[in-house]
RNA sequence: CGAGAUGACCGGACGGUUGCGUUUUUAACGAGGAAAGUCCGAACACCGCAGGACAGAACGCCGGCUAACUACCGGUGAAGGCGACUUCAAGGAAAGUGCAACAGAAAAUUACCGCCAGCAAUGGUAAGGUUGAAAAGGCGAGGUAAGAGCUCACCGUCAAAACGGUAACGUUUUGAGCCGUGUAAACCCCGUUCGGUGCAAGACAAAGGGUUAAGGUUGUCCGCCGUCCUUUACAAUCGCUCGACCUGUACGGCAACGUAUAGGCAAGAUAGAUAACCGUCAUAACAGAAUUCGGCUUACGGGUCAUACUCGCGUC
RNA sequence: GCGGGCGUGGCGGAAUUGGCAGACGCACCAGCCUUAGGAGCUGGCGGGUAACCGUGCAGGUUCAAGUCCUGUCGCCCGCA
Repeated sequence: CGAGAUGACCGGACGGUUGCGUUUUUAACGAGGAAAGUCCGAACACCGCAGGACAGAACGCCGGCUAACUACCGGUGAAGGCGACUUCAAGGAAAGUGCAACAGAAAAUUACCGCCAGCAAUGGUAAGGUUGAAAAGGCGAGGUAAGAGCUCACCGUCAAAACGGUAACGUUUUGAGCCGUGUAAACCCCGUUCGGUGCAAGACAAAGGGUUAAGGUUGUCCGCCGUCCUUUACAAUCGCUCGACCUGUACGGCAACGUAUAGGCAAGAUAGAUAACCGUCAUAACAGAAUUCGGCUUACGGGUCAUACUCGCGUC
Repeated sequence: GCGGGCGUGGCGGAAUUGGCAGACGCACCAGCCUUAGGAGCUGGCGGGUAACCGUGCAGGUUCAAGUCCUGUCGCCCGCA
């Protein structure tokens, strides 16, 4: 210098005029990093309780974090990359069932050709051949009638022990010749979790009805309760924004996060405010809250920063 | 807010328990027929010279994916 890797950040600025919402009304405050998708998890509210069994659904290595979560953090293993690094739904195929097209003798307890024995019938065998994505551990030597883990070395597999690690797991040693393919993002088995509905929840108001068979918010059965149900209207009122809140600092931790301390209050509407225009700089993206939080995903013009990061080239 | 479905040539639409992607119809192109046009008949018809690539997009599972799974984008429908 070029090409990358990873982690963060900014999300127009200043001035003027006019207008809107809320409140404690001479004033103050007034959209986002995603307010979006609604994909997970909760708070909160109601269904009297939130009970059991079956069905159904989600998830599945280990440890941690959290109010909670499979979704966050760190590690193990596997796969990819020269590398920095990235990705992963990662239990069980020896409980059972199904499927494996075409080709091939054969797609799971294999035998067409071949090899060996034998006159033959037949028997032994799985070296070699062919097909296929996949063919009964691989390869070499010994051995044999021919062969074969039949025997041996190396590699692989399985088991045990020791050591390291909280664990997943790793390393080493020893042993076993090692029959039993693949697929569970096919049914299934094992383990864990799950009552439902969602702020249009609901509260508040009015009218009507029901008194023991209806109801108890997606299936079936059982238990339990001894009540409520329907309609109408309303955004005038509550829910509604002070909350697992935000900012800074210190400490602990690799991190997610936690603890302590100081400071702060920062949209709250109900046809829905948060805007329009002008001037200067400049070229300006995606996009507009509706109960609230924690994550994930997607969209986004232009720009900035960091790392004793990686690879290549050049120079000293 | 909650729930359900769909995406395959230019268009519609098949491929149903994973096994040669595009059956069939319309449109289009070429030829025949006709003086000419239409109708009719015959053939062709995703891209690429080919290898090969193609089912909205990006991944994954599998020997093999339009089909199974995850994410995402777009469209349609239902309930309150």